[in-house]
RNA sequence: AGGCUUGUAGUUCAAGUGGUAGAACGUACCGCUCAUAACGGUUUAGUUGUAGGUUCGAGUCCUACUAAGCCUA
Numbered sequence: 001a002g003g004c005u006u007g008u009a010g011u012u013c014a015a016g017u018g019g020u021a022g023a024a025c026g027u028a029c030c031g032c033u034c035a036u037a038a039c040g041g042u043u044u045a046g047u048u049g050u051a052g053g054u055u056c057g058a059g060u061c062c063u064a065c066u067a068a069g070c071c072u073a
Base pairs, nucleotide, nucleotide: 001072002071003070004069005068006067007066010025011024012023013022019056026044028042029041030040031039049065050064051063052062053061
């Protein structure tokens, strides 16, 4: 310098052919227990990396940028 992959909740990850953004773990509270853990109930959750474009409608399609990783030189 060129190319490829990935970026979504505090964490790990889903989301069919564009059509209401979800699960598990975790946080907080309560129950259970002599007590703790475990278990059960409730609760907390997002500018989908950033900025534009296409569309009635974008996590999804297009462009540029950015962060991390990988490959080639």

Background
The RNA shown here (transfer RNA) has 73 nucleotides and comes from Eunotia naegelii. Rfam family: tRNA. It is annotated as a transfer RNA. Gene Ontology term of the family: triplet codon-amino acid adaptor activity. Its mean pLDDT, the model's own confidence on a scale to 100, is 81. The gene name in the source record is trnI-CAU.